[in-house]
RNA sequence: GCGUCAGGUUCGGGAGAAUCCGGCGGGCCGCAGGGCCCAUCGGUGCCGAAGGAGCAACCGCCCCGGUAAACUCUCAGGCGCAAGGGACCGUAGCUGACGA
Repeated sequence: GCGUCAGGUUCGGGAGAAUCCGGCGGGCCGCAGGGCCCAUCGGUGCCGAAGGAGCAACCGCCCCGGUAAACUCUCAGGCGCAAGGGACCGUAGCUGACGA
């Protein structure tokens, strides 16, 4: 230097689901009743692609255990726009292990 595996870095792409109900606070509009927006707390509903958990075939020393996901659960996280996060895919290179 080459191949395989693993890890993390850079850049690009990257979905889903109530701006529902109520309390408190802040901002804006209005003569006022009130309306709109934001934040937070509680409740209900919902989403699954951070993380987490569960299981089949199969395998074993066969009581039992090992073992997978983009499947399932929804603990966590998330649910107007934006931001952020984001499995996974691609790009460029880095580190480590193994191999001829």